[in-house]
RNA sequence: AUGAACGCUGGAAAGUAGUCUCUGCAAGGGGGCUCGCCGAAGGAGCAAGGGUCGCCACGUUAGGCGAGCUGAAAUCUCUCAGGUCCACGGACAGCGGGGGC
Numbered sequence: 001a002u003g004a005a006c007g008c009u010g011g012a013a014a015g016u017a018g019u020c021u022c023u024g025c026a027a028g029g030g031g032g033c034u035c036g037c038c039g040a041a042g043g044a045g046c047a048a049g050g051g052u053c054g055c056c057a058c059g060u061u062a063g064g065c066g067a068g069c070u071g072a073a074a075u076c077u078c079u080c081a082g083g084u085c086c087a088c089g090g091a092c093a094g095c096g097g098g099g100g101c
Base pairs, nucleotide, nucleotide: 006096007095008094009093010092015035017034018033019032020031021030022029023028036084037083038082042080043078044077045076049070050069052067053066054065055064056063
């Protein structure tokens, strides 16, 4: 078992930003601060429905409005975290694997 961990392969987006500092012969690299930007680590939010309260209406067709609670996910939304040349990472997909608590 609609297949855990793990392995291999693929895997997007957005500043090689400014400034200060450390290291270094230099190139480069590390760190702090500031202003932008991205969504696909992680994290957070919610659609039906179901209750509660208030107001209006109502012998009926059982109703309308408002507030708040509960409630289900995401590749949606937020952008805390993370990222913003390459590398690393990376949701997810394919193959393998055959269990985890």

Record summary: Predicted 3D model of a 101-nucleotide RNA (Glycine riboswitch aptamer) from Phenylobacterium deserti. The source organism's lineage runs through Bacteria, Pseudomonadota, Caulobacterales, Caulobacteraceae and Phenylobacterium. The coordinates come from a structure-prediction model, not an experiment, and the mean pLDDT is 80.